A computed fold for a 111-nucleotide RNA from a Flavobacteriaceae bacterium, annotated as SAM riboswitch aptamer (S box leader). Its mean pLDDT, the model's own confidence on a scale to 100, is 84.
RNA sequence: CACUUAUCCAGAAAGACGGAGGGAAUAGGCCCGUAGAUGUCUUGGCAACCUGCAAAACCAUUUUGAGUGUGGUGCCAAAUCCUACCCCGAUUUAUCGGGGACAGAUAACAG
Numbered sequence: 001c002a003c004u005u006a007u008c009c010a011g012a013a014a015g016a017c018g019g020a021g022g023g024a025a026u027a028g029g030c031c032c033g034u035a036g037a038u039g040u041c042u043u044g045g046c047a048a049c050c051u052g053c054a055a056a057a058c059c060a061u062u063u064u065g066a067g068u069g070u071g072g073u074g075c076c077a078a079a080u081c082c083u084a085c086c087c088c089g090a091u092u093u094a095u096c097g098g099g100g101a102c103a104g105a106u107a108a109c110a111g
Stems, first nucleotide, its partner, number of pairs: 001111001004108005013043005021032003026084004044076003049072002052068002056064002080103001085100006
């Protein structure tokens, strides 16, 4: 980097550095930001995808595996911040709600 599968309305911040834009890309909206954002580092935490351990069931071996949080990732503003394309419903005709697709993120597996 492209494939497949699963998940994406829950959860979790302090300090230091730094100094202007940032929230993936395009557009619109909305929001964060000199009362210092985004980012980087340190520490801390969240979660439970993989892994280790493991209650219990079964039991010859085996298997399943609640739970836990050892290790590997990931994550710690807002639903992936919302919308965009298609379908359905409601309706005050401009919106609202639901489903799907596209795009994206993360994990696992193999290349």